[in-house]
RNA sequence: GAGUCGGCCGGACAGUCGCUGCCGCGCCAUCGGGCGCGGCGGAGGAAAGUCCGGGCUCCACAGGACAGGAUGCCAGGUAACGCCUGGGGGGCGCGAGCCUACGGAAAGUGCCACAGAAAAUAUACCGCCGCACCGCCUGCGGGCAUUGCGGUAAGGGUGAAAUGGUGCGGUAAGAGCGCACCGCGCCGGUGGCAACAUCGGUGGCAGGGUAAACCCCAUCCGGAGCAAGACCAAAUAGGGGAACCGGCGGCUACGGUCGCCAUGUGUGGUCCGCACAGUUCCCGGGUAGGUCGCUAGAGGCGCGUGGUGACGCGCGCCGUAGAUGAAUGACUGUCCCCGACAGAACCCGGCUUACAGGCCGGCUC
Numbered sequence: 001g002a003g004u005c006g007g008c009c010g011g012a013c014a015g016u017c018g019c020u021g022c023c024g025c026g027c028c029a030u031c032g033g034g035c036g037c038g039g040c041g042g043a044g045g046a047a048a049g050u051c052c053g054g055g056c057u058c059c060a061c062a063g064g065a066c067a068g069g070a071u072g073c074c075a076g077g078u079a080a081c082g083c084c085u086g087g088g089g090g091g092c093g094c095g096a097g098c099c100u101a102c103g104g105a106a107a108g109u110g111c112c113a114c115a116g117a118a119a120a121u122a123u124a125c126c127g128c129c130g131c132a133c134c135g136c137c138u139g140c141g142g143g144c145a146u147u148g149c150g151g152u153a154a155g156g157g158u159g160a161a162a163u164g165g166u167g168c169g170g171u172a173a174g175a176g177c178g179c180a181c182c183g184c185g186c187c188g189g190u191g192g193c194a195a196c197a198u199c200g201g202u203g204g205c206a207g208g209g210u211a212a213a214c215c216c217c218a219u220c221c222g223g224a225g226c227a228a229g230a231c232c233a234a235a236u237a238g239g240g241g242a243a244c245c246g247g248c249g250g251c252u253a254c255g256g257u258c259g260c261c262a263u264g265u266g267u268g269g270u271c272c273g274c275a276c277a278g279u280u281c282c283c284g285g286g287u288a289g290g291u292c293g294c295u296a297g298a299g300g301c302g303c304g305u306g307g308u309g310a311c312g313c314g315c316g317c318c319g320u321a322g323a324u325g326a327a328u329g330a331c332u333g334u335c336c337c338c339g340a341c342a343g344a345a346c347c348c349g350g351c352u353u354a355c356a357g358g359c360c361g362g363c364u365c
Base pairs, nucleotide, nucleotide: 001365002364003363004362005361006360007359008358009357011335012334013333014332015331016330017329019042020041021040022039023038024037025036026035027034028033044341048352049351051350052349053348054347055346056225057224058223059222068221069220070219071218072217073087074086075085076084077083088102089100090099091098092097103216104215108214109213110210111209112208125156126155127152128151129150130149131148132147135144136143137142164182165181166180167179168178169177183205184203185202186201187200188199189198190197191196229292230291231290232289239283240282241281242280243279244278246261247260248259249258250257251256263277264276265275266274267273299318300317301316302315303314304313305312306311336339
């Protein structure tokens, strides 16, 4: 100098005025509470996306299956995970290091553009080789060429991919046809918890790819979410219950019942008619509103200890927003490198995404 990995910070200080939670004091008020003064606290590394996992709450639930979804090398960590740690295989990089959706293609189905003979029950365009027929040439040994039949998968050509690769032998030409090495399958030994590695033997060697295509296999998953949910509880309307409910007369078993008259409201221009009915108290449900849930939690820091590590265990210390039309702001001054992405809403563990600028450390070339 270039690079790689990890950790940390995210303008500073002072003053004034506000907002919000808690505490203390004082005043007002029957209570709920209100006002004033003082003190203390008041956004993030991602508070974000709401993509995973869990706590908590309610509902459902004997158990199981189907459907659906997620995950997918091995071992471990954890409350749990699709996260993290360590390891294995593969790929990239000189290296530190980085990436990896990494079960099954011999259960079945589908797909493989263009090019190419052929993209999968394989096949034969050129070429190579053999045979037959015919023709031509000849130095009579043979050679060349057309057509037909057959052999071949070595060579050419197409493609992202063409039925193991290289070499030798072999053959008419060829071919795992034979052999050696590599690769692959199977069996066994050794090391490892395992993934796997390695060694030996064995089989000439089978059906190309694609499963973030359907699918198969294994494992896991009940649903909804703090507007969850619990409690207190007006006014108005409605529900249930109790008591009372105009006058006169008849009957009565004294509980009532019947008749007439009278009242209000609606309909209607009016009358008739028709429909409805009052007062008080109590009960329960629910709405507005209020309280809780609500921030002490798988919490942070330090030390010790076990572990390669994620992390576990022990001890000590700390108290660190809690709003609900929703606070965390504004102004002034000084300074600097002139300040990015962005704002809590039940909580926590992750992942992903955004981010001006700066600091520290390990390692590589």

This is a predicted structure of a 365-nucleotide RNA (Bacterial RNase P class A) from a marine sediment metagenome. The RNAcentral record of the sequence draws on MGnify. The coordinates come from a structure-prediction model, not an experiment, and the mean pLDDT is 77.